The part of an RNA shown here (small-subunit ribosomal RNA, 3' major domain) has 462 nucleotides and comes from an uncultured bacterium. Its Rfam family is "Bacterial small subunit ribosomal RNA". Rfam links the family to the GO terms ribosome and structural constituent of ribosome. Its mean pLDDT, the model's own confidence on a scale to 100, is 81.

Context: one part of a larger RNA
RNA sequence: UGACGGGGACCCGCACAAGCAGUGGAGCGCCUGGUUUAAUUCGAUGAUCAGCGAAGAACCUCACCUAGGCUUGAAGUGUAGCUGCAACGCCGGUGAAAGCCGGAAUCCUUCGAGGGUGCUACAUAGGUGCUGCAUGGCUGUCGUCAGCUCGUGUCGUGAGAUGUAGGGUUAAGUCCCACAACGAGCGCAACCCCUAUCUGAUGUUAAAAUUACUUCAGAGACUGCCCCAUCUCAGUGGGGAGGAAGGAGGGGAUGACGUCCAGUCUUCAUGGCCCUUAUGUCUAGGGCUACACAGACGCUACAAUGGCUAUUACAAUGGGUUGCCAAACCGCGAGGUGGAGCUAAUCCCAUCAAAAAUAGUCUCAGUUCAGAUUGCAGGCUGCAACUCGCCUGCAUGAAGUCGGAAUUGCUAGUAAUCGUGCAUCAGCGUGGCACGGUGAAUACGUUCUCGGGUCUUGUACA
Numbered sequence: 001u002g003a004c005g006g007g008g009a010c011c012c013g014c015a016c017a018a019g020c021a022g023u024g025g026a027g028c029g030c031c032u033g034g035u036u037u038a039a040u041u042c043g044a045u046g047a048u049c050a051g052c053g054a055a056g057a058a059c060c061u062c063a064c065c066u067a068g069g070c071u072u073g074a075a076g077u078g079u080a081g082c083u084g085c086a087a088c089g090c091c092g093g094u095g096a097a098a099g100c101c102g103g104a105a106u107c108c109u110u111c112g113a114g115g116g117u118g119c120u121a122c123a124u125a126g127g128u129g130c131u132g133c134a135u136g137g138c139u140g141u142c143g144u145c146a147g148c149u150c151g152u153g154u155c156g157u158g159a160g161a162u163g164u165a166g167g168g169u170u171a172a173g174u175c176c177c178a179c180a181a182c183g184a185g186c187g188c189a190a191c192c193c194c195u196a197u198c199u200g201a202u203g204u205u206a207a208a209a210u211u212a213c214u215u216c217a218g219a220g221a222c223u224g225c226c227c228c229a230u231c232u233c234a235g236u237g238g239g240g241a242g243g244a245a246g247g248a249g250g251g252g253a254u255g256a257c258g259u260c261c262a263g264u265c266u267u268c269a270u271g272g273c274c275c276u277u278a279u280g281u282c283u284a285g286g287g288c289u290a291c292a293c294a295g296a297c298g299c300u301a302c303a304a305u306g307g308c309u310a311u312u313a314c315a316a317u318g319g320g321u322u323g324c325c326a327a328a329c330c331g332c333g334a335g336g337u338g339g340a341g342c343u344a345a346u347c348c349c350a351u352c353a354a355a356a357a358u359a360g361u362c363u364c365a366g367u368u369c370a371g372a373u374u375g376c377a378g379g380c381u382g383c384a385a386c387u388c389g390c391c392u393g394c395a396u397g398a399a400g401u402c403g404g405a406a407u408u409g410c411u412a413g414u415a416a417u418c419g420u421g422c423a424u425c426a427g428c429g430u431g432g433c434a435c436g437g438u439g440a441a442u443a444c445g446u447u448c449u450c451g452g453g454u455c456u457u458g459u460a461c462a
Stems, first nucleotide, its partner, number of pairs: 001462002003459003007456007015446002019410005026300004031295003034291002042053002064286007077123006084117002090103005107115002126275002129273003135269002137264003140260001142258001147186006153162003166177003192252004197219005203213001222246001225240006302403001306362007318349003323342002328337003369400001374395007416438007
């Protein structure tokens, strides 16, 4: 100087408390451990792994296993040679395919053997092989915590200190006062984006008109004004005016010096090492989907604030030409036929919603709750749904009656609840990311738990 303390003081945070909804019990989904396996590819693994890499494993992906092939190679570059021929390709045999064997047929030209293509040889290639403890880049975490430093000066033999401690204040090393310090930098804040109000402009595909909407540009909020309290100041508390908004209005992006030899060589890049008729590469099939069990995260429920039936409303964000697909018709339905419109404020997904409302029924039961499992019959995508996809109809109708110890999230348009869209994608979502609808309860307070900050104290620690 730090670190640590079941030392002290002060302060903060959904940290506790006050509340609301859960998890832990059930069934299922998904991930992981373990076990099994020819293989169940690899990585992540306290907080900071475990619906994580993976924004989507039937083939492909693919790295794993089994089997069959190729060896200048699946792709690229260069040199030399060879000839054949436009190239691509076509035919026959074998084969699961890849491949292998055989056959036929054909180039352009400035006539310089130049160009294209193929074959052979060589140099190279290739590697999701190892090392994240050789690395770059990117990322997580402490933490959006308020800290981390420098120049000159001063103090100290020195390591270092001071500044940055003290008194107040703040969300903040924010600001003020004071001070052997005076200044400065990275952080804080502001500048940026969205949103709430208004003004002006804008105007097609929207619009009768006002409005709303679209796209730009501006205005507006600063404790600026007033009162009271406190007060040296900085500010703080209470109230008021005006205002759409009031004391950082609400969100987002933004992550200091550093820590964890944190994660990633399987995004990419890259040093070194290793393989080179194989650890490269092609193909078929299988596997990643196994299942005594254990853990994490979710979905659906256990019902009457409910289930079912009928009727009536109200959104926003988005996406669409290998695409979105209307009307009409067929089918109980998934879906099919059909073909209008749309490269989109035009048309379609989508009359865009569902919770909601109104009426009826069920009357507390393992039920008209719940829907697992299984059987049959179908639909769709796709060369192909057996291993191993999704959906529909009929039948079947399991556990489950609110969950032990323990434990999670959330402070307002939030939690809870309801549906909608998108990315990936041929197909596949209970996951992810967005969007809107309905819309609470509680916070006395900081004693305690956890984490963090500042000062101080002790130390056989560095």